[in-house]
């Protein structure tokens, strides 16, 4: 230098044009003499950044940042 992949909640990841989700972690409650566990609930995200297409974009296109792998 070229090619491919990843980027979404504190962490690990779903979601592949039509309301952003799960598990773990966190908080509250129930239960317990108390803790843990269990159960119920709550909170938490400018979807890496900018622009475009579309009635509508995390999703499609362009540019770009970061990370990983391969080739030379």
């Nucleotide at each position: 230098g070229c090619c491919u992949c990843u980027u979404u909640a504190g962490c690990u990841c779903a979601g592949c044009g039509g309301u952003a989700g799960a598990g773990c972690a966190g908080c509250u409650g129930u239960u317990u003499c108390g803790u843990a566990a269990a159960c119920a609930g709550c909170a938490g995200g400018u979807c890496g950044g900018g622009g475009g297409u579309u009635c509508a974009a995390a999703u499609c296109c362009c540019c770009u940042g970061a990370g990983a792998g391969g080739c030379u």
Molecule: transfer RNA
Organism: Bacteroidota bacterium